[in-house]
Transfer RNA from a Patescibacteria group bacterium, 71 nucleotides, folded computationally.
NCBI's taxonomy places the organism under Bacteria, Bacteria candidate phyla.
It matches the Rfam family "tRNA". It is annotated as a transfer RNA.
The sequence is in RNAcentral, with records from ENA.
The coordinates come from a structure-prediction model, not an experiment, and the mean pLDDT is 83.
Parts: sequence; structure tokens; C1' cells
RNA sequence: AGGGGUGUCGGUUAAUGGUAAACCAUUCGCCUCCAAAGCGAAAACUGCGGGUUCGAUUCCUGCCACCCCUG
Repeated sequence: AGGGGUGUCGGUUAAUGGUAAACCAUUCGCCUCCAAAGCGAAAACUGCGGGUUCGAUUCCUGCCACCCCUG
């Protein structure tokens, strides 16, 4: 320099155009003499722009970060 892949709550992963979901962790409550376990609830996310579309995590495009390949 060229080519390819990945980017989603704090962490690990779903969601192939139609209201972003689950597990762990966190917080609150119930239970308990207290705690753990268990049960219930809550908060929290689409890397950053632009485009297409009635509607984008999803399709197109630029950039950024990381990984792989070629030279």
C1' cells in the first nucleotide's frame, strides 16, 4: 500500500427491514435473627457521520478502532 472480517447495556451473546431480547454482574424489595441461596422488580446498549426506505442493529457509503491475509 492492497484485500477480507468484526464493532449491540459493565461482561458474554441473540435479533437477516417492522416497538432491540436473554444470561451473568449491579441496585432495590421480599424471605432470614444476620448473611448466603431463592423469589420479584428496576436501571443500562446498536463504534461515529451520511445515504436508501413509510420504517435501518440489519441494505449502501465515508471515517475510526481491533483482528487476519498478500506484498